[in-house]
RNA sequence: GGUCGAAUGGCCUAAUGGUUAGGGCGCUGGAUUUCGGCUCCAGAGAUUGUGGGUUCGAAUCCCGUUUCGAUCG
Numbered sequence: 001g002g003u004c005g006a007a008u009g010g011c012c013u014a015a016u017g018g019u020u021a022g023g024g025c026g027c028u029g030g031a032u033u034u035c036g037g038c039u040c041c042a043g044a045g046a047u048u049g050u051g052g053g054u055u056c057g058a059a060u061c062c063c064g065u066u067u068c069g070a071u072c073g
Base pairs, nucleotide, nucleotide: 001072002071003070004069005068006067007066010025011024012023013022018056027043028042029041030040031039049065050064051063052062053061
């Protein structure tokens, strides 16, 4: 340098172009408990790496770009 793949809350992960991007762990508050843990209830936290495009509508499709990984030379 060529080709291919990945990027989504603090972490992991899901989502057929169409409901307010879902779930687990973690975090916060409450119930329970002498306190804590377990358990239960509630809540906060993502504009889906980034910049554009297509579309009535994009995490999803197209192009560029960044980072990481694999592979070829």

The RNA shown here (transfer RNA) has 73 nucleotides and comes from Gomphillus americanus. The coordinates come from a structure-prediction model, not an experiment, and the mean pLDDT is 80. It matches the Rfam family "tRNA". The family's RNA type in Rfam is transfer RNA. Lineage of the source: Eukaryota > saccharomyceta > Lecanoromycetes > Gomphilloideae > Gomphillus.